[in-house]
Context: one part of a larger RNA
Molecule: large-subunit ribosomal RNA, domain V
Organism: Durio zibethinus
RNA sequence: CGGGGAAAGAAGACCCUGUUGAGCUUGACUCUAGUCUGACUUUGUGAAAUGACUUGAGAGGAGUAGGAUAAGUGGGAGCCCUCGGGCGAAAUUGAAAUACCACUACAUUUAACAUUAUUUUACUUAUUUCAUGAAUCGGAGGUAGGGCACGACCCUUUCUUUUAGACCCAAGGUUAGCCUCAAUCGGUCGAUUCGGGUGAAAGACAUUGUCAGGUAGGGAGUUUAGCUGGGGUGGCACAUCUGUUAAAAGAUAACACAGGUGCCCUAAGAUGAGCUCAAUGAGAACAAAAGUCUCGUGUGGAAUAAAAGGGUAAAAGCUCGUUUCAUUCUGAUUUCCAAUACAAAUACGAACCAUGAAAGCGUGGCCUAUCGAUCCUUUAGACCUUCGGGAUUUAAAGCUAGAGGUGUCAAAAAAGUUACCAUAGGGAUAACUAGCUUGUGGUAGCCAAGCAUUCAUAGCGACGUUGCUUUUUGAUCCUUUGAUGUCGAUUUUUCCUAUCAUGAUGAAGCAAAAUUCACCAAGUGUUAGAUUGUUCACCCACCAAUAGAGAACGUGAGCUGGGUUUAGACCAUCGUGUGACAGGUUAGUUUUACCCUACUGAUGGUGACAU
Numbered sequence: 001c002g003g004g005g006a007a008a009g010a011a012g013a014c015c016c017u018g019u020u021g022a023g024c025u026u027g028a029c030u031c032u033a034g035u036c037u038g039a040c041u042u043u044g045u046g047a048a049a050u051g052a053c054u055u056g057a058g059a060g061g062a063g064u065a066g067g068a069u070a071a072g073u074g075g076g077a078g079c080c081c082u083c084g085g086g087c088g089a090a091a092u093u094g095a096a097a098u099a100c101c102a103c104u105a106c107a108u109u110u111a112a113c114a115u116u117a118u119u120u121u122a123c124u125u126a127u128u129u130c131a132u133g134a135a136u137c138g139g140a141g142g143u144a145g146g147g148c149a150c151g152a153c154c155c156u157u158u159c160u161u162u163u164a165g166a167c168c169c170a171a172g173g174u175u176a177g178c179c180u181c182a183a184u185c186g187g188u189c190g191a192u193u194c195g196g197g198u199g200a201a202a203g204a205c206a207u208u209g210u211c212a213g214g215u216a217g218g219g220a221g222u223u224u225a226g227c228u229g230g231g232g233u234g235g236c237a238c239a240u241c242u243g244u245u246a247a248a249a250g251a252u253a254a255c256a257c258a259g260g261u262g263c264c265c266u267a268a269g270a271u272g273a274g275c276u277c278a279a280u281g282a283g284a285a286c287a288a289a290a291g292u293c294u295c296g297u298g299u300g301g302a303a304u305a306a307a308a309g310g311g312u313a314a315a316a317g318c319u320c321g322u323u324u325c326a327u328u329c330u331g332a333u334u335u336c337c338a339a340u341a342c343a344a345a346u347a348c349g350a351a352c353c354a355u356g357a358a359a360g361c362g363u364g365g366c367c368u369a370u371c372g373a374u375c376c377u378u379u380a381g382a383c384c385u386u387c388g389g390g391a392u393u394u395a396a397a398g399c400u401a402g403a404g405g406u407g408u409c410a411a412a413a414a415a416g417u418u419a420c421c422a423u424a425g426g427g428a429u430a431a432c433u434a435g436c437u438u439g440u441g442g443u444a445g446c447c448a449a450g451c452a453u454u455c456a457u458a459g460c461g462a463c464g465u466u467g468c469u470u471u472u473u474g475a476u477c478c479u480u481u482g483a484u485g486u487c488g489a490u491u492u493u494u495c496c497u498a499u500c501a502u503g504a505u506g507a508a509g510c511a512a513a514a515u516u517c518a519c520c521a522a523g524u525g526u527u528a529g530a531u532u533g534u535u536c537a538c539c540c541a542c543c544a545a546u547a548g549a550g551a552a553c554g555u556g557a558g559c560u561g562g563g564u565u566u567a568g569a570c571c572a573u574c575g576u577g578u579g580a581c582a583g584g585u586u587a588g589u590u591u592u593a594c595c596c597u598a599c600u601g602a603u604g605g606u607g608a609c610a611u
Stems, first nucleotide, its partner, number of pairs: 003597001007592002015426004020422002022418004028222005034215007044123009054112005060106001068098001071104005078087003127202005137195004144156004172189004177185001226236002234255001239261006262409001264365002269323007277301001279297006303312002306370001308368003327351003332346004340410001353362001355360001376404006384398003437474001439473001441469006450460002487562001488560001490558001492554001493551002496548002500525003503520001505518004527541001529539001568586004573580002
């Protein structure tokens, strides 16, 4: 002295991961103090009003028709009675017929007592609150004053009020006590008496307790999936099906490609019979589309609920007939596979059946998708099992078969934010550099259609095509997360040439001047400013020219700190909020030269030589 030791400092504060946290928020999940409400309780005594219920008594009912105000039902040919009548029956009307006897509702009026509810009001003893050194409360009596014509009755009753000091065992009366007198010895009235309420306020309401409900980030605990060419946003590649990738058995990956599923159907299931579809030609006297009818051709070009693939013609399609095998009972097997479960499927067996003349066929859908554990609840089944002394019954618990569902689909019940953050790790994984590749960027060729007034190649050069480069940017994630200090400017050194100028040349569509193309060349130079943190960009000026790059995007133990990028704060926008914001703004600590090496200088040591 600061180039290097990807120097030291601190198990990276950025990023991701962890079934690791914490701070804060709320519309997360689950609780909770508090608070509010209701019922009962604490909770007692009166009065009044209103309602409910019970009992008793009264009174009631209008469609039309029918003498008419028919609540309804049963019995019923008589009943009342003054002996003359009245009401009924019959007849009539009507859905129903009435006198008389009995019963039942419904609505209403009144009375009674008991119960009960609600409301209003009163009391004080529960209870609550406040105050005091628990000292003047209530009643009665007396005196004085006032109101009223008097009385009764009612009300008031006053020691003391500028400040400061002093004033407390009573003056006085009475006394029969003790005592010889005396004595600051007493008693009693003076100072009324009675009361087992300290004084006020509230009061069966507050309050307390139990139960139930509402509210409740005030408080607490917890959670806030996964995959993923980093994470987030997006998506589902998380359970499944078809085709391709897939390399002619089977299997086979990716956030590869093209698509589908969480349903639907008493027929779109089962069986039997008959028929043949799409398309198209000709005809049905004639101009005309589609449709209809007839005759042809018609290997499926149609249809088969849906995606795709496969299958299918006297059918698996279309049209009819009859039906419920889409039923009961267990085992076995196939696919996925751990060779476990679920799901889907296959072939039998034992029943009961459908259909068909029958052979047969049928245990859902022509085949490949259309789906679901433990625990709990619920349904069905058997003359079933258990219920702890025996018996009966109920209830309960078992067994078998189903249903209620987990789509994160072999199945937790679960929101955010952190720039105030923490921790364990990760270069298994992002943000710099470096490395690979070079699409993109830059740059150089080849061919020659054209441009160049004429003329491809003086100078250029489309359509095509071949390279190079790593001063652009992507892509990737190989190195670095027990840290390689992260933009720009400044300072300073060296290097490259793909040469802007200067030097020597060749060519020109080089007359000169100016210019253009090319070659040898990196010796030297390549600036000062406005604006911006800027690299970049744009502008101004001078100049021979104001060329381009590298050195871990050279260079922070060289500087600076304007910008990014902590903590404070402001604005816009977004968000319920915590907060967020490649939006803007403002203020914001820049550590260390001890050692080695490199370089510069100084001093010293040893040896040799010369003097």